The part of an RNA shown here (large-subunit ribosomal RNA, domain I) has 595 nucleotides.
[in-house]
Context: one part of a larger RNA
């Protein structure tokens, strides 16, 4: 020096474990904000710091419930000082306080700082000083002013608003909008209207009550799912892209309101006349610009495609009061009662009360002994019991009957949600007929040019839609049925609102897993978006396990200490805070063999 064996050191693999994750399911909740949010800074405890809580009333204040013996959060002990059956700590509900920054909003600013004005208050001999409130901008409404420029307008001021502003994981709608890629290259095409940017809304959003589909038969708003179907189509007919009707389901007692004609009325402008027009109809009397045209506001009316409505005519519902220039008759308006109907998510819109059931604390809740082994019984043996409870967790090893629970049963002063009822609120003639009349959404439809969306790449290219130009008709009208024409069929554009079925999960509660088990699982089981890196945008770790219980080794010895040897604890100390198990590489000691 090599090989082998044994025993150690180092190291932290493996096994076992789980405080943490992960995926999904069900239910809830689905917005917060100038009444100052989200997110922070700085403070706040008797004793340094981190986390959590809280805000100068600062580990907390008040009220109402629950609960019932200890308590003063945690890392994390120790000491001190206190509270508590006159009910503390703790849990739930409501209120109060809530520094400074932040949309940040009196002004400024390098966030958490600096510095004002006005009114009032405190203090001072007085000034300085301190405190409270108000003071940003935009918009709507009201109002006061007010240029060039006479009226006016612009502009300015004041008041008022639980108006706006900012934030939010994904989901929605809209405006913009790529490229890597595929086509085995590449340009049309594809990726893809995707990623990304911007705007904006809600708990959902969007869509939505046929100018729809269909095809000689019919359906009857929208949305979502399955099918139709990888079909019909489209496509350098390449790569690829890719419907719809219909049928079956989810939801659903879902449908409504306007514009116009016409009537009444207010205002502005124009016009008109001497009693013409008008004053509800007829007659008589009276009135006097009340008239007419036009524009506009308000109220009534009206809302449809077997076309509808207006106007006109006829018939038809109860009562009372009152108005209409006067009288008679007729007609008609307004209010009330009665009756009927409807209603808070559209179709108008608020509030109160009751009942029922949830949510936010809780309460109750059955049944086991013995024996030996063991440090320890819940395992073994033996004999019982409960079960609307044998889910799960803990307890010194596998516990239905030890503890917490579980099945079941019960419970709310307060807040809140849902349902329901009442008070309450709102609405109310209907039917038929005639047609020479009137209305039925205009820079719209259509057309031309050029883009875009549709399965549809310009094609025979309908349909929908942006921009530019042009530019109709009003029911004997107009649009669609894939160029276009005829016939036929379906519908009624150019105004608006609308619940549910659908999408998503930052968040709360409960649950499940042929999901992970510390190089895994979230980046993060541990003071983690921390330490650290970067000017910055941003990047971004590592570190779990003594034991049942600290019982964490009193005392003695060696040593300066570190650390050991005894002794002691413990079932175990080769379980000794470098702590479960403790592999390998690597380093030793002893013995054997070989050189």
């Nucleotide at each position: 020096g090599g090989c082998g064996a044994a025993c150690g050191g180092u190291g932290g693999a493996u096994g076992c474990c789980u405080u943490g994750g992960u995926a999904c399911c069900a239910g809830g909740a689905g917005c917060c904000g100038a009444u100052g949010a989200a997110g922070g800074a700085c403070g706040u405890g008797g004793g340094a710091g981190g986390c959590c809580g809280c805000g100068a009333u600062a580990g907390g204040c008040c009220u109402g419930g629950g609960g019932g013996a200890g308590c003063u959060g945690u890392c994390a002990a120790c000491c001190u000082a206190g509270c508590u059956g006159u009910g503390a700590u703790c849990c739930c509900a409501g209120g109060g306080u809530g520094u400074c920054c932040g949309a940040a909003u009196g002004g400024g600013g390098a966030a958490a700082c600096c510095u004002a004005a006005u009114a009032c208050c405190a203090g001072u001999c007085a000034u300085g000083u301190g405190g409270u409130a108000u003071u940003a901008c935009c918009u709507g409404c009201a109002u006061c002013u007010g240029a060039a420029u006479u009226c006016a307008u612009a502009g300015g001021g004041u008041g008022u608003a639980u108006g706006g502003g900012g934030g939010g994981a994904a989901c929605g709608c809209g405006g913009g909008g790529a490229a890597g890629u595929g086509a085995a290259a590449c340009a049309u095409c594809u990726c893809a209207g995707u990623a990304c940017c911007c705007g904006u809304a809600g708990g959902a959003a969007g869509a939505g009550a046929a100018a729809a589909c269909a095809a000689u038969a019919g359906u009857g708003a929208u949305u979502c799912c399955g099918u139709g179907a990888g079909u019909a189509g489209u496509g350098g007919c390449g790569a690829g892209c890719g419907a719809a009707a219909g049928c079956g389901g989810a939801u659903g007692u879902a449908g409504c309101c306007u514009a116009a004609a016409c009537c009444g009325u207010g205002u502005g402008c124009g016009u008109g006349u001497g009693a013409u027009a008008c004053u509800u109809g007829u007659c008589a009397g009276g009135g006097g610009u009340u008239g007419c045209g036009u524009a506009u506001g308000c109220g009534g009316g009206g809302u449809u495609g077997u076309g509808a409505g207006a106007c006109c005519c006829a018939c038809u519902u109860u009562c009372c009061a009152u108005g209409u220039c006067u009288g008679a008759c007729a007609g008609u308006g307004u209010g009330g009662a009665g009756a009927a109907g409807a209603g808070u998510u559209a179709c108008a819109a608020a509030a109160u009360c009751g009942c029922u059931g949830g949510u936010u604390a809780g309460u109750u809740g059955a049944a086991u002994g013995g024996u030996g082994u063991g440090g320890g019984a819940a395992a073994g043996c033996u004999a019982a019991c409960c079960g609307u409870a044998g889910a799960g967790g803990g307890u010194g090893a596998g516990a239905g009957u030890c503890c917490c629970g579980u099945a079941g049963a019960c419970g709310a002063a307060a807040a809140u949600c849902a349902g329901u009822g009442a008070u309450c609120u709102c609405u109310u003639u209907g039917u038929g007929g005639u047609g020479u009349u009137c209305u039925c959404g205009a820079g719209u439809a259509g057309c031309a040019g050029u883009g875009g969306a549709c399965u549809c790449c310009u094609g025979u290219a309908a349909u929908c839609u942006g921009c530019u130009g042009u530019g109709a008709a009003u029911c004997u009208g107009c649009c669609a049925g894939g160029a276009c024409c005829a016939c036929c069929u379906g519908g009624u554009a150019a105004g608006g609102c609308u619940g549910a079925a659908u999408a998503c999960u930052u968040c709360c509660u409960g649950g499940u897993g042929a999901c992970c088990g510390a190089u895994a699982g979230c980046g993060g089981a541990c003071g983690a978006g921390u330490a650290c890196c970067g000017u910055g945008a941003g990047g971004g770790a590592a570190u779990g396990g003594u034991g049942a219980a600290a019982a964490g080794u009193a005392c003695c010895c060696c040593g300066g200490g570190a650390g050991g040897g005894g002794a002691g604890u413990g079932a175990a100390a080769u379980a000794g805070u470098a702590c479960c198990u403790g592999a390998a590489a690597c380093c030793g000691u002893u013995c054997g063999c070989c050189u």
RNAcentral holds the full RNA, with entries from ENA. It matches the Rfam family "Bacterial large subunit ribosomal RNA". Rfam links the family to the GO terms ribosome and structural constituent of ribosome. Its mean pLDDT, the model's own confidence on a scale to 100, is 82.